Transfer RNA from a Clostridia bacterium, 80 nucleotides, folded computationally. Model confidence (mean pLDDT): 82 of 100. The source organism's lineage runs through Bacteria, Bacillati, Bacillota and Clostridia. The sequence was found in a public genome assembly. It matches the Rfam family "tRNA". It is annotated as a transfer RNA.
RNA sequence: GCGCACGUGGCGCAACUGGCAGACGCGCCGGACUUAGAAUCCGGUGGGAGACCUUGCAGGUUCAAAUCCUGUCGUGCGCA
Numbered sequence: 001g002c003g004c005a006c007g008u009g010g011c012g013c014a015a016c017u018g019g020c021a022g023a024c025g026c027g028c029c030g031g032a033c034u035u036a037g038a039a040u041c042c043g044g045u046g047g048g049a050g051a052c053c054u055u056g057c058a059g060g061u062u063c064a065a066a067u068c069c070u071g072u073c074g075u076g077c078g079c080a
Stems, first nucleotide, its partner, number of pairs: 001079007010026003019063001027045006046053002056072005
């Protein structure tokens, strides 16, 4: 340099065909239980004071984009 894959909450990862984004697990917070704790069980948990913002970043297509297209950044693998 060329090709392929990946990038989503604090972390790991889902979301099939474009149609409610944050499922599920961990963590964290509150509670129950306990003398106290661990374990277990129950509830809550994206950011922001708010208006609003949010799928690496910037554009585009579409009624509608994590998903399709273009550019770009990063990581991994392969080729040279």